The part of an RNA shown here (small-subunit ribosomal RNA, 3' major domain) has 479 nucleotides and comes from an uncultured prokaryote. Its Rfam family is "Bacterial small subunit ribosomal RNA".

Context: one part of a larger RNA
RNA sequence: UGACGGGGGCCCGCACAAGCGGUGGAGCAUGUGGUUUAAUUCGACGCAACGCGAAGAACCUUACCAGCCCUUGACAUGGGGGUCGCGGAAGCCAGAGAUGGCUUCCUUCAGUUCGGCUGGACCCCACACAGGUGCUGCAUGGCUGUCGUCAGCUCGUGUCGUGAGAUGUUGGGUUAAGUCCCGCAACGAGCGCAACCCUCGUCUUCAGUUGCCAGCGGUUAGGCCGGGCACUCUGGAGAAACUGCCGGUGACAAGCCGGAGGAAGGUGGGGAUGACGUCAAGUCCUCAUGGCCCUUACGGGCUGGGCUACACACGUGCUACAAUGGCGGUGACAGCGGGAAGCAAUGGUGCGAGCCGGAGCUAAUCCCCAAAAACCGUCUCAGUCCGGAUUGCACUCUGCAACUCGAGUGCAUGAAGUCGGAAUCGCUAGUAAUCGCGGAUCAGCAUGCCGCGGUGAAUACGUUCCCGGGCCUUGUACA
Numbered sequence: 001u002g003a004c005g006g007g008g009g010c011c012c013g014c015a016c017a018a019g020c021g022g023u024g025g026a027g028c029a030u031g032u033g034g035u036u037u038a039a040u041u042c043g044a045c046g047c048a049a050c051g052c053g054a055a056g057a058a059c060c061u062u063a064c065c066a067g068c069c070c071u072u073g074a075c076a077u078g079g080g081g082g083u084c085g086c087g088g089a090a091g092c093c094a095g096a097g098a099u100g101g102c103u104u105c106c107u108u109c110a111g112u113u114c115g116g117c118u119g120g121a122c123c124c125c126a127c128a129c130a131g132g133u134g135c136u137g138c139a140u141g142g143c144u145g146u147c148g149u150c151a152g153c154u155c156g157u158g159u160c161g162u163g164a165g166a167u168g169u170u171g172g173g174u175u176a177a178g179u180c181c182c183g184c185a186a187c188g189a190g191c192g193c194a195a196c197c198c199u200c201g202u203c204u205u206c207a208g209u210u211g212c213c214a215g216c217g218g219u220u221a222g223g224c225c226g227g228g229c230a231c232u233c234u235g236g237a238g239a240a241a242c243u244g245c246c247g248g249u250g251a252c253a254a255g256c257c258g259g260a261g262g263a264a265g266g267u268g269g270g271g272a273u274g275a276c277g278u279c280a281a282g283u284c285c286u287c288a289u290g291g292c293c294c295u296u297a298c299g300g301g302c303u304g305g306g307c308u309a310c311a312c313a314c315g316u317g318c319u320a321c322a323a324u325g326g327c328g329g330u331g332a333c334a335g336c337g338g339g340a341a342g343c344a345a346u347g348g349u350g351c352g353a354g355c356c357g358g359a360g361c362u363a364a365u366c367c368c369c370a371a372a373a374a375c376c377g378u379c380u381c382a383g384u385c386c387g388g389a390u391u392g393c394a395c396u397c398u399g400c401a402a403c404u405c406g407a408g409u410g411c412a413u414g415a416a417g418u419c420g421g422a423a424u425c426g427c428u429a430g431u432a433a434u435c436g437c438g439g440a441u442c443a444g445c446a447u448g449c450c451g452c453g454g455u456g457a458a459u460a461c462g463u464u465c466c467c468g469g470g471c472c473u474u475g476u477a478c479a
Base pairs, nucleotide, nucleotide: 001479002478003476004475005474007473008472009471010470011469012468013467015463016462019427020426021425022424023423026319027318028317029316030315031314032313033312034310035309042053043052064305065304066303067302068301069300070299073129077128078127079125080124081123082122083121084120087106088105089104090103091102092101093100094099109119110118111117131294132293134292135291136290140288141287142283143282144281145279147277152191153190154189155188156187157186158167159166160165171182172181173180197271198270199269200268202239203238204237205236206235207234208233211229216226217225218224242265245259246258247257248256249255321420325379326378327377328376329375330374337368338367339366342361343360347356348355349354386417391412392411393410394409395408396407397406433455434454435453436452437451438450439449
């Protein structure tokens, strides 16, 4: 100087408390451990591994296993020789296919000194080499997690100290903040904080193939038409909030408390933004890369299997256990987004998944497109008209192909489950809870992920205690 303390003081944070809803019990989904296996590819392991890499494992992916094949190789550059177009389409035979053999047809590159001469392509040969998701993240770059959006981390000069170092950065107030004020052997400065950026909330203006009877006319009553940009909206520019004003308080300061005006107040809500560093944290399976290793195999191709196994154990979720509920009927109201090998309306058909068909849409124009809520009826506390696992049968769709191993539909079957031990998680407002919708990936497959809107609470006395953190101080046999 740090680190640590079941030392002290001060102060924060959904840290506790106050509240609301969960997890831990059940069934299922998913990840992991373990076990099994020819293989169940690999990585990730307290917080910060475990719906994580994986924003899509039937083949492919795929790295694993078995078998069958190839060896200058699926891919790059170079040398020699050969063929000239290269290439494409169809078919036959063997084979699981890779691959090998054969036939037919189409096509006949550019330049040219007409020499395969140059470019280019393919085949053969030998070799340099290719190739490796093989090892080492404790050799590395890059990227990322975490403490932590925490308020800290440092430097120059000066001063003090033999020196390590201190001072500044401590102190009195204050703040979300090393934020600001005052004081002070310090005076300044840098990286962080804040602001500048995006978005939501108010208004103005500009612009009107979305919107509007707002005012007029027509109307097959649909903004449908004429017509018009007033409004809604869209998206460009601007205004607006600064403790600016008033009162109180404070040291006459910084600030704090209350009020006015205002769409909004004291950082208005949300996002992006992550200082010096810590964890030899994670990743050699994104990529790059040193070293090591393999080279008829640890490389490459293919078929099939596996990653989907199942006595168990754990994590994360979904659905429930019902009456603020289930079922039937009637029947309103969104937003973000997506759509041409696509989204698909009206119509027809099927109990349904779906199918037939195809208007429109290069999309503010057409389409995908709501549910909970509300109203009426029924059920009356029951393992039930709750719950839907499991299983049988019959189908639908995607795809070369759903046996291992897809999703969905109908009928039948109806399991556990009556609110969950010790323990434990999230959340402070348009939040929690609850309801549906969209998107990426994607042929198909979502209870996951990333977003969107609808309905919409309760509680916070307080900081003693648990956890994490900041500043000062104290002890130390620790570094």